RNA sequence: GCCGGCGUAGCUCAGUGGUUAGAGCGAAGCAUUCAUAACGCUUAGGUCGGAGGUCCGAUUCCUCCCGCCGGCA
Numbered sequence: 001g002c003c004g005g006c007g008u009a010g011c012u013c014a015g016u017g018g019u020u021a022g023a024g025c026g027a028a029g030c031a032u033u034c035a036u037a038a039c040g041c042u043u044a045g046g047u048c049g050g051a052g053g054u055c056c057g058a059u060u061c062c063u064c065c066c067g068c069c070g071g072c073a
Stems, first nucleotide, its partner, number of pairs: 001072007010025004018056001027043004049065005
């Protein structure tokens, strides 16, 4: 330099055009217990990497950029 994949909550990931963006773990609180742990309930936490475009509508499709990973040279 060329090609491909990935980027979504603190971490690991799902969701792949449709009206509220979710799970598990983690965090905080409550309840339970003589107490602790476990289990249970609740809550918070997201400019969906950035910019532009297509569309009635974009996390999802297209283009460019940034970062990470892999392959070829």

A computed fold for a 73-nucleotide RNA from a Minisyncoccota bacterium, annotated as transfer RNA. The coordinates come from a structure-prediction model, not an experiment, and the mean pLDDT is 83. RNAcentral holds the sequence, with entries from ENA and MGnify. It matches the Rfam family "tRNA". Gene Ontology term of the family: triplet codon-amino acid adaptor activity. RNAcentral records the identical sequence in 2 taxa.